[in-house]
Context: one part of a larger RNA
RNA sequence: UGACGGGGGCCCGCACAAGCGGUGGAGCAUGUGGUUUAAUUCGAAGCAACGCGAAGAACCUUACCAGGUCUUGACAUCCCGAUGCUAUUCCUAGAGAUAGGAAGUUUCUUCGGAACAUCGGUGACAGGUGGUGCAUGGUUGUCGUCAGCUCGUGUCGUGAGAUGUUGGGUUAAGUCCCGCAACGAGCGCAACCCCUAUUGUUAGUUGCCAUCAUUAAGUUGGGCACUCUAGCGAGACUGCCGGUAAUAAACCGGAGGAAGGUGGGGAUGACGUCAAAUCAUCAUGCCCCUUAUGUGUAGGGCUACACACGUGCUACAAUGGCUGGUACAGAGAGAUGCAAUACCGAAAGGUGGAGCCAAACUUUAAAACCAGUCUCAGUUCGGAUUGUAGGCUGAAACUCGCCUACAUGAAGCUGGAAAAGGUAGUAAUCGCGAAUCAGAAUGUCGCGGUGAACCCCUUAAGGGGUCUUG
Numbered sequence: 001u002g003a004c005g006g007g008g009g010c011c012c013g014c015a016c017a018a019g020c021g022g023u024g025g026a027g028c029a030u031g032u033g034g035u036u037u038a039a040u041u042c043g044a045a046g047c048a049a050c051g052c053g054a055a056g057a058a059c060c061u062u063a064c065c066a067g068g069u070c071u072u073g074a075c076a077u078c079c080c081g082a083u084g085c086u087a088u089u090c091c092u093a094g095a096g097a098u099a100g101g102a103a104g105u106u107u108c109u110u111c112g113g114a115a116c117a118u119c120g121g122u123g124a125c126a127g128g129u130g131g132u133g134c135a136u137g138g139u140u141g142u143c144g145u146c147a148g149c150u151c152g153u154g155u156c157g158u159g160a161g162a163u164g165u166u167g168g169g170u171u172a173a174g175u176c177c178c179g180c181a182a183c184g185a186g187c188g189c190a191a192c193c194c195c196u197a198u199u200g201u202u203a204g205u206u207g208c209c210a211u212c213a214u215u216a217a218g219u220u221g222g223g224c225a226c227u228c229u230a231g232c233g234a235g236a237c238u239g240c241c242g243g244u245a246a247u248a249a250a251c252c253g254g255a256g257g258a259a260g261g262u263g264g265g266g267a268u269g270a271c272g273u274c275a276a277a278u279c280a281u282c283a284u285g286c287c288c289c290u291u292a293u294g295u296g297u298a299g300g301g302c303u304a305c306a307c308a309c310g311u312g313c314u315a316c317a318a319u320g321g322c323u324g325g326u327a328c329a330g331a332g333a334g335a336u337g338c339a340a341u342a343c344c345g346a347a348a349g350g351u352g353g354a355g356c357c358a359a360a361c362u363u364u365a366a367a368a369c370c371a372g373u374c375u376c377a378g379u380u381c382g383g384a385u386u387g388u389a390g391g392c393u394g395a396a397a398c399u400c401g402c403c404u405a406c407a408u409g410a411a412g413c414u415g416g417a418a419a420a421g422g423u424a425g426u427a428a429u430c431g432c433g434a435a436u437c438a439g440a441a442u443g444u445c446g447c448g449g450u451g452a453a454c455c456c457c458u459u460a461a462g463g464g465g466u467c468u469u470g
Stems, first nucleotide, its partner, number of pairs: 004470002007468006015458001020421001023418001026314008034305002042053002064300002067297001070294001073125001077124002079121006088103006106115003127289002130287003136283002138278003141274001143272001148187006154163003167178003193266004198234007207224003212221002237260001240254005316415001320374006333362002337356002342351003381412001386407007428450007
């Protein structure tokens, strides 16, 4: 100077408390450990690994396993020789990779050759998802969006260092004010950026419809008022008033206002810590393999299953289940695509194809509401499991996909110790969409609908900041 203390003071935060709904019990989905296996590829490991890399393992992917192949190689450059290929089609053998055969036969030219491609040879080399993240770059997590981390000059100290950055207030903030051997400055904080909440103006189609006419329908004429869209502006600054404070910074209350004290949300992550993570995104030093640790191929595996854990979904019902009727979104995606009306089917789906490269076409939101039924039961709750019959994608659905119908109808009657979430359009609940993607979400990322309760205190537990003490 730091770090540490079951030392002290002050302060903060869903940290506790208060309140709400969950996890832990059940079934299933998914990840991990373990076990098993020829292989169950590899990585991630307290918080900060475990619906994580993986925004999607039937083949491929794929790195793993057991077969069957190749050895200048699947891929790149150079050298030598030969050929005219390539692309395409067919036959035979084979699981295929491949092997053999048949058909087919380049371009330019100064006719020397050149270009391109294939085959053969030769070695230089290729290749490696092999090792080391404790050799590294780059990227990322975490403390933590916490308020800190430093420097120049000066001063003090023999020096390590100190001061500034401490103190009195205040703030979300090393934010600002005052004081002070300090005076200034930098990286952070804040602001500048995006979305959202109000409004003016410009514009009016693919959007909208108040007035006028018209229709089954904003359908059409008409209009651009309104909604909306998207450019440019305005608006909020403790600006105004009162009180408190030191006449400061600021705090409390109020007015006006769509919005009030950072309005709400996002992006933005200082110096550093953890030899944190990644050599399997990529790059890369060194080491290792080189007829194999490289490279094609078909099949299997990554999907196993006495068990244990994490994260979720569905429930255990009447604030409900079922049946019928009826209403209201937002944000997206669409040409190898999204696909109306219509017809077939009980349904998944099929036939067919209008329209749409989209404010134009493709979209029934669901909870909610209305009516009926069930009447507290392992039930008209719950839907696992299993059987049968079908549908879709795709060469292919056995290992190993999703969906539909009928039948079957497990466990489960609110969950021990423990422990996670969120302070408002939040929790809870309800559906919709997208990426990946042939097909395959209860995951992820977004979108809107309905819409609470409690705290606004800081004594103790845990984390952080700061001053001080040993």
Notes:
RNAcentral holds the full RNA, with entries from ENA and SILVA. The part of an RNA shown here (small-subunit ribosomal RNA, 3' major domain) has 470 nucleotides and comes from an uncultured bacterium. The coordinates come from a structure-prediction model, not an experiment, and the mean pLDDT is 83.